[in-house]
RNA sequence: AUCUGAAAAGGGCAAACUCCGCGAAAGCGGAGGACGCAAAGUCAACGGUCUAAUGAGCCUUCGGGCUCGAUGACGGCAGGACUGCCAGA
Repeated sequence: AUCUGAAAAGGGCAAACUCCGCGAAAGCGGAGGACGCAAAGUCAACGGUCUAAUGAGCCUUCGGGCUCGAUGACGGCAGGACUGCCAGA
């Protein structure tokens, strides 16, 4: 440096759910909590997925409704880039 994660050591992260806060929503932050994770560390600029406020179009009984649409999100959806602990080869 590359590959691998059977066993081991020291540890790390934290799904669902609950409470509080933020947000139009998707979702996010904090506390609790552990389903899982060897990159569940970082990156949203490729694919995919979610939402649809502002906006645009249409309808309207003028209260509103429907459709489109990321500039909003998800890295614990897959790929990719970068970095990293331990052990083995």